[in-house]
Molecule: SAM riboswitch aptamer (S box leader)
Organism: Salibacteraceae bacterium
């Protein structure tokens, strides 16, 4: 790298080094020298894995409490917003909704 399967409207930054850039892609829009993306520490958030109540079941398993030591993730904007197709509204310009696609995380499987 590939495949399966869950989630993605909430949360949650200092400080130190670096020096122009980042937000995944193309368009929009936004962040950014009052310091970008990279390392590094220090801190915090969630709760996938974890572990722990109680219910239900013949198991597998579902659903439920509460926990954070451990394993990952994460800490600007809904995955920043469309993006492709549907349906509504609207003279348009556009806006509201439903599904995919991509794409991020996790646990799996070979």
């Nucleotide at each position: 790298a590939a495949c399966u399967u869950a989630u993605c409207a909430a949360g949650a930054a200092a400080g130190g080094u670096g020096g122009a850039g980042g937000g995944a892609a193309c368009g929009g829009c936004c962040c950014u020298u009052u310091g970008a993306a990279g390392c590094c520490u220090u801190g915090g958030c969630a709760a996938c894995c974890g572990g722990u109540u109680a219910g239900c079941g013949a198991a597998a398993g579902c659903u439920c409490u509460c926990c954070a030591a451990g394993g990952u993730g994460c800490c600007a904007a809904u995955u920043c917003c469309a993006a492709u197709u549907c349906c509504g509204a609207g003279c348009a310009a556009u806006c509201g909704g439903g599904a995919g696609a991509a794409g991020a995380u996790g646990a799996g499987u070979a």